About this RNA
The RNA shown here (transfer RNA) has 72 nucleotides and comes from a Clostridiales bacterium. The coordinates come from a structure-prediction model, not an experiment, and the mean pLDDT is 82. Rfam family: tRNA. Rfam links the family to the GO term triplet codon-amino acid adaptor activity. By type it is a transfer RNA. Rfam's curators write: Transfer RNA (tRNA) molecules are approximately 80 nucleotides in length.
């Protein structure tokens, strides 16, 4: 260099045009228990950057930028 795949809360991971952007975990905070721990409850927090399509984009298109993968 060509092609394909990916990037979403600290970590993991759903969604494939209108969601309150789901969960799990992890952190706080309450409850339990003589403390921890386990458990119950509640809270806080996330779309990689730019543009384009659309009434509306996390979703579609194009560039870049970073990670995997191939093939030269």
């Nucleotide at each position: 260099g060509g092609c394909c795949c990916g990037u979403u809360g600290g970590u993991c991971a759903a969604g494939c045009g209108g969601u309150c952007a789901a969960g799990a975990u992890a952190c706080c905070g309450c409850c339990c228990u003589c403390u921890c721990a386990c458990g119950g409850c509640g809270g806080u927090g996330a779309c990689g950057g730019g543009g384009g399509u659309u009434c509306g984009a996390u979703u579609c298109c194009c560039c870049c930028a970073c990670g995997g993968g191939u093939c030269a």